[in-house]
Context: one part of a larger RNA
RNA sequence: GCAACGCUGGCGGCGUGCUUAACACAUGCAAGUCGAGCGGGAAACUUCGGUUUCCAGCGGCGGACGGGUGAGUAACACGUGGGCAACCUGCCUCACAAUGAGGGAUAGCCUUCCGAAAGGAAGAUUAAUACCUCAUAAUACAAAGAAAACGCAUGUUUUCUUUGCCAAAGAAUUUCGUUGUGAGAUGGGCCCGCGGCGCAUUAGCUUGUUGGUGAGGUAACGGCUCACCAAGGCUUCGAUGCGUAGCCGACCUGAGAGGGUGAUCGGCCACAUUGGAACUGAGACACGGUCCAGACUCCUACGGGAGGCAGCAGUGGGGAAUAUUGCACAAUGGAGGAAACUCUGAUGCAGCAACGCCGCGUGAGUGAUGAAGGUCUUCGGAUUGUAAAGCUCUGUCUUCUGGGACGAUAAUGACGGUACCAGAGGAGGAAGCCACGGCUAACUACGUGCCAGCAGCCGCGGUAAUACGUAGGUGGCAAGCGUUGUCC
Numbered sequence: 001g002c003a004a005c006g007c008u009g010g011c012g013g014c015g016u017g018c019u020u021a022a023c024a025c026a027u028g029c030a031a032g033u034c035g036a037g038c039g040g041g042a043a044a045c046u047u048c049g050g051u052u053u054c055c056a057g058c059g060g061c062g063g064a065c066g067g068g069u070g071a072g073u074a075a076c077a078c079g080u081g082g083g084c085a086a087c088c089u090g091c092c093u094c095a096c097a098a099u100g101a102g103g104g105a106u107a108g109c110c111u112u113c114c115g116a117a118a119g120g121a122a123g124a125u126u127a128a129u130a131c132c133u134c135a136u137a138a139u140a141c142a143a144a145g146a147a148a149a150c151g152c153a154u155g156u157u158u159u160c161u162u163u164g165c166c167a168a169a170g171a172a173u174u175u176c177g178u179u180g181u182g183a184g185a186u187g188g189g190c191c192c193g194c195g196g197c198g199c200a201u202u203a204g205c206u207u208g209u210u211g212g213u214g215a216g217g218u219a220a221c222g223g224c225u226c227a228c229c230a231a232g233g234c235u236u237c238g239a240u241g242c243g244u245a246g247c248c249g250a251c252c253u254g255a256g257a258g259g260g261u262g263a264u265c266g267g268c269c270a271c272a273u274u275g276g277a278a279c280u281g282a283g284a285c286a287c288g289g290u291c292c293a294g295a296c297u298c299c300u301a302c303g304g305g306a307g308g309c310a311g312c313a314g315u316g317g318g319g320a321a322u323a324u325u326g327c328a329c330a331a332u333g334g335a336g337g338a339a340a341c342u343c344u345g346a347u348g349c350a351g352c353a354a355c356g357c358c359g360c361g362u363g364a365g366u367g368a369u370g371a372a373g374g375u376c377u378u379c380g381g382a383u384u385g386u387a388a389a390g391c392u393c394u395g396u397c398u399u400c401u402g403g404g405a406c407g408a409u410a411a412u413g414a415c416g417g418u419a420c421c422a423g424a425g426g427a428g429g430a431a432g433c434c435a436c437g438g439c440u441a442a443c444u445a446c447g448u449g450c451c452a453g454c455a456g457c458c459g460c461g462g463u464a465a466u467a468c469g470u471a472g473g474u475g476g477c478a479a480g481c482g483u484u485g486u487c488c
Stems, first nucleotide, its partner, number of pairs: 003484005010360006016353002018318001023316003027313003032061003037058002040055006068271003078195007087188002092184008100134004110123005141164010170176002197243003204234003209231008246268004250261004273294005296307004324350001326349003332346001333344004363393004373384004397429001399424005407415001432477005437458003443472005453460002
């Protein structure tokens, strides 16, 4: 250290947990919400006045956030520092002004029809904060003209005059909306300097290529695209090609300089079965939207349809290897709503795993006849060894009983009867792993006999092996210990 394997395994706290097949996925859930925008339908209650609840549809906001993954990418992708006199910005805040008059449709509902289904067609009828027309209007936009100030080259800003053009929607109890303009905030877009991989056994590369004029396109500059014109542009200060790779804050190591890495957490980027495309929208070329094509899977009445876990769980597969188809929206945050509230596999928690770090325990004191047993022995003894037993204690952890939170300022607690506190019981329930020839702390006996085996290096083993195997003893670390692989 995101580890794995072998042996072993008591507890707690905090973290971490598919590094391999961006392989294929059964099932459930992960994005809805608003009836205070709209017509309608159903149900319940009813004092027959009505009230309440629910629902498909139209409409609004949100599905561009949050969550996942690292395939691609050597690039203005990222980091850092600048620029935009070349730009956009829903919701939010501030300021000013307005919210007038009309109209035609269409879902739904009803009738008919087609289809196995997915779904679709025709007719009649209806509403709106859906759609359209008119009015009014600007410091907006466009055109023309005049003046002033400034700068950074193109230019920018301000003021004035004339003309043209453009808006709206209501609901409701306070209040919330709608439209226009200006400013802010937030979020983005674009451009530039510098910086960070390997190979020269890759030396030349390039035709929208390099520049210009004009046009188109964009929120915006620009060969971004197109027509024409010129022949340029890059390169040994490494172009081009090939290989590899998401980048950074950081993390590991090191006295530092450096070297290595880019898991978790945070920022940015890219992707969403493969490839392509646009639509809607303030914002996408959109993981749980649309269309087309490919591969794959499923349904089919063979005519045609449906799908996309690199969301959370989970399954198969691959692999040395990586968890629950859990609880809750109580907290924090997000979407919608006036609110009540609804939704939220974000998140908060719980479960599994010694995977890691940290902490604690497995008892303490006393105890010599140096008991028994084991091992060795020169048979005298030595050692295991105060170790055990015995005696006196303690109660951390554990077990049982009772109480019981903070997190939530009134209500609301998944976690959780958890943490914690009090009482009681009893040494009771809790130690292993590796090594012992030298490096390297720690030695004897037996077995084996170049066999069986050991081994990181040197090397051990062929009959007295401190090196193999077992036993006793010893050393080291300890809920871990060893091995393997990787980095310093």
A computed fold for a 488-nucleotide part of an RNA from Clostridium acetobutylicum, annotated as small-subunit ribosomal RNA, 5' domain.